Predicted 3D model of a 72-nucleotide RNA (transfer RNA) from a Microgenomates group bacterium.
It matches the Rfam family "tRNA".
The RNAcentral record of the sequence draws on ENA.
[in-house]
RNA sequence: GCGCCUGUAGCUCAGCGGUAGAGCACCACUCUUAUAAAGUGGGGGUGCCUGGCUCGACACCAGGCAGGCGCA
Numbered sequence: 001g002c003g004c005c006u007g008u009a010g011c012u013c014a015g016c017g018g019u020a021g022a023g024c025a026c027c028a029c030u031c032u033u034a035u036a037a038a039g040u041g042g043g044g045g046u047g048c049c050u051g052g053c054u055c056g057a058c059a060c061c062a063g064g065c066a067g068g069c070g071c072a
Base pairs, nucleotide, nucleotide: 001071002070003069004068005067006066007065010024011023012022013021018055026042027041028040029039030038048064049063050062051061052060
């Protein structure tokens, strides 16, 4: 330098163009002498950035940025 993949909650990751979710973690409660485990409930999102298409974009298109892999 070229090609490909990835970027969504604190972490790991889902999510056919129709207003974003799970597990773990965190907080509260139940249980316990207490803790852990278990159970119930709850909080938490500028969806990497900027444009475009669309009635409507996390998703599609273009250009960037960051990370990973491969080839030179």